Background:
Small-subunit ribosomal RNA, central domain from a metagenome, 350 nucleotides, folded computationally. Its Rfam family is "Bacterial small subunit ribosomal RNA". Its family is annotated with ribosome and structural constituent of ribosome in the Gene Ontology.

Context: one part of a larger RNA
RNA sequence: UUGGGCGUAAAGGGCGCGCAGGCGGCCCUGUCGGUCAGGUGUGAAAGCUCGGGGCUCAACCCCGGAAGUGCACUUGAAACAGCAAGGCUUGAAUACGGGAGAGGAAAGCGGAAUUCCUGGUGUAGAGGUGAAAUUCGUAGAUAUCAGGAGGAACACCGAUGGCGAAGGCAGCUUUCUGGACCGAUAUUGACGCUGAGGCGCGAAGGCGUGGGUAGCGAACGGGAUUAGAUACCCCGGUAGUCCACGCAGUAAACGUUGUACACUCGGUGUGGCGGAUAUUAAAAUCUGCUGUGCCCAAGCUAACGCAUUAAGUGUACCGCCUGGGAAGUACGGUCGCAAGACUAAAACUC
Numbered sequence: 001u002u003g004g005g006c007g008u009a010a011a012g013g014g015c016g017c018g019c020a021g022g023c024g025g026c027c028c029u030g031u032c033g034g035u036c037a038g039g040u041g042u043g044a045a046a047g048c049u050c051g052g053g054g055c056u057c058a059a060c061c062c063c064g065g066a067a068g069u070g071c072a073c074u075u076g077a078a079a080c081a082g083c084a085a086g087g088c089u090u091g092a093a094u095a096c097g098g099g100a101g102a103g104g105a106a107a108g109c110g111g112a113a114u115u116c117c118u119g120g121u122g123u124a125g126a127g128g129u130g131a132a133a134u135u136c137g138u139a140g141a142u143a144u145c146a147g148g149a150g151g152a153a154c155a156c157c158g159a160u161g162g163c164g165a166a167g168g169c170a171g172c173u174u175u176c177u178g179g180a181c182c183g184a185u186a187u188u189g190a191c192g193c194u195g196a197g198g199c200g201c202g203a204a205g206g207c208g209u210g211g212g213u214a215g216c217g218a219a220c221g222g223g224a225u226u227a228g229a230u231a232c233c234c235c236g237g238u239a240g241u242c243c244a245c246g247c248a249g250u251a252a253a254c255g256u257u258g259u260a261c262a263c264u265c266g267g268u269g270u271g272g273c274g275g276a277u278a279u280u281a282a283a284a285u286c287u288g289c290u291g292u293g294c295c296c297a298a299g300c301u302a303a304c305g306c307a308u309u310a311a312g313u314g315u316a317c318c319g320c321c322u323g324g325g326a327a328g329u330a331c332g333g334u335c336g337c338a339a340g341a342c343u344a345a346a347a348c349u350c
Stems, first nucleotide, its partner, number of pairs: 004321003007304002012318001014201004021194003025088003029084003034080001035077008049065006091191001092188004096183003103177007110154001115149007125136002162169002206247006215241002220236004258317006266295012299306002323350003332343004
């Protein structure tokens, strides 16, 4: 390379939008560069191959034929694919009517709790642990009551629940705003799928400037434990955690399962919307679509398991893998304030 693969063995890009590219629904007409068929020319000799012949055979050699997947020209075919014209509505989208939701952004508000401050009551302990000590307390602590300050997070509801592309999202109210779903018609008429580069979003931690700081708490200090204890436990505690703006761009960014479409037994929960039966109403029963779980059939799988939310059966496009270590490292390049990120080897070794 051919080929084979990517849930757990190596391997799905963290997620989306999308230029180029690749691929693309049904009907009709035209065209004929792709495609297919015929013909002509060419495809040197040698070699291969078939027939015959010559060295006593063979190797070897000679003669003749065939073949030479190709190329060019030419004559046709028109199903498929391309191109051009026209049409269609099933794919896609829009309009209309609905209800659901921690989807996003901003502003305002609320109660519980912790801490601190002030005052009252009150007196000798409190705290902490396996046990202690460091620590706090007669300058009145802990406990308790009242008032105040401030920051952060929102118990119950709460779910095996919902929303979002992913990261993620939870007190309440208002404003602005994205998406999905259901139901009926109407409109456009393939407008679609995927997507190298590119652009955007992207937990925690980290960085810059300014603010904020109640609790928690890397580092650090102390007390214990221990042979030691740069830990686990305890008392403190700075960055940080919070806000605004900017940077960074990584995660076991996981369903360790790329996106889209089609097809393929059932059973049982649950969220949203609808239809039918029934009913005073609700519930219940049957049923359609759309999510989200569990269990199983065929099939698949090395097994585990997956199984209409596929890891089954197929199609399109992208990404990625190719023994372990060295190594996601060095060097170079790009990006970054830095930390570092991305891209990415080899020697050597087993």